[in-house]
RNA sequence: UUUUCAUCCAGAGUGGCUGAGGGACUGGCCCUGCGAAGCCACGGCAACCGGUCCGCAGGAAAUUCUGGCGGACAGUGGUGCCAACUCCUACAUCCCUGACAGGGCGGGAUGAGAGAUGAGAA
Numbered sequence: 001u002u003u004u005c006a007u008c009c010a011g012a013g014u015g016g017c018u019g020a021g022g023g024a025c026u027g028g029c030c031c032u033g034c035g036a037a038g039c040c041a042c043g044g045c046a047a048c049c050g051g052u053c054c055g056c057a058g059g060a061a062a063u064u065c066u067g068g069c070g071g072a073c074a075g076u077g078g079u080g081c082c083a084a085c086u087c088c089u090a091c092a093u094c095c096c097u098g099a100c101a102g103g104g105c106g107g108g109a110u111g112a113g114a115g116a117u118g119a120g121a122a
Stems, first nucleotide, its partner, number of pairs: 001122008013042005021031003027088002043082003048078002051073006057066003086114001091111006098105001
């Protein structure tokens, strides 16, 4: 980098250095000299992998094993995260409203796409 699977309405910040941007991208709307982003220190959240245990399934001439499925526990290992639902939105379908009709605009639902994180594969 590509690809597969899972998750994304919960949760969790202080200090120091520094000094103007940041929230991926579009349009919005926000955050920000009462200090953005970055770096460092310490702290925290969560429970993806890993760990322990239980059940199921599968394997094996036996007390057991497993890279499968489900559940419980801990938070000491590997990541991740700590404004706003992934901040909302973009594409498609459907519904609602204004009120002659159509279109557009607005509101809502679902799905897709994009993105993020983890685990596996190439």